The prediction has a mean pLDDT of 81. Transfer RNA from a Eubacteriales bacterium, 74 nucleotides, folded computationally.

């Protein structure tokens, strides 16, 4: 130095193709259930998607740049 792959709630992903409410699962908090915790149950809170900026009515999703880390080649 070139070329590919991750990146989204605390933590593991899915949503990308085909652009239209930001979701699971665990984890937390609160309430039932218990003598009490567990399990189980019901509500809930938590992220506007690594960044920046362009395309659109509308971008997590497309389309430049650009950051971290992994992975091949020089």
């Nucleotide at each position: 130095c070139g070329g590919g792959g991750u990146g989204u709630g605390g933590c593991u992903c899915a949503g990308c193709u085909u652009g239209g409410u930001a979701g699971a699962g665990c984890g937390c908090u609160u309430g039932g259930u218990u003598c009490g915790g567990g399990a189980c149950u019901a509500a809930g809170a938590g992220g506007u998607c690594g960044a920046a900026g362009g395309u659109u009515c509308a971008a997590a999703u497309c389309c430049u740049u650009u950051c971290a880390c992994c992975c091949c080649g020089a």

Its Rfam family is "tRNA". Rfam classes the family as a transfer RNA. Its family is annotated with triplet codon-amino acid adaptor activity in the Gene Ontology. The source organism's lineage runs through Bacteria, Bacillati, Bacillota, Clostridia and Eubacteriales.